[in-house]
Molecule: SAM riboswitch aptamer (S box leader)
Organism: Clostridium oceanicum
């Protein structure tokens, strides 16, 4: 960089730490924060990779759907919809749909 999938759910009143933080997106808006930010440790959530079972397509290899598990491991995540934002169409609407941008995972 490309492909595919997901993104309105979930996650501590712990320790260290001390002032900042909410990736980026055009400035911005709106928020969180000394009733303690970032960061680190512990803890937790989830279930993409993983495992189990059932269905289904296939001669088979294997694919696919649903349900369940979290035990070991690889990531990810733990204020607010991806905090809001852009474009096109649409709506009574701050409504809905699609696209773009971004994030994460798996693969190339």
């Nucleotide at each position: 960089u490309c492909u595919u999938a997901u993104c309105c759910a979930g996650a501590g009143a712990g320790g260290u730490g001390g002032a900042g933080g909410g990736a980026a997106a055009a400035g911005g808006g709106c928020c969180c924060u000394u009733u303690g930010a970032a960061a680190c440790c512990c803890g937790g959530c989830a279930a993409c990779c993983a495992g189990u079972g059932a269905g289904u397509a296939g001669u088979g290899a294997u694919g696919u759907u649903c349900a369940c598990u979290a035990u070991a491991g690889g990531u990810g995540c733990c204020a607010a919809u991806u905090c809001c934002g852009g474009c096109a169409g649409u709506u009574a609407g701050u409504u809905c749909u699609g696209c773009a941008a971004g994030a994460u995972a798996a693969g190339a």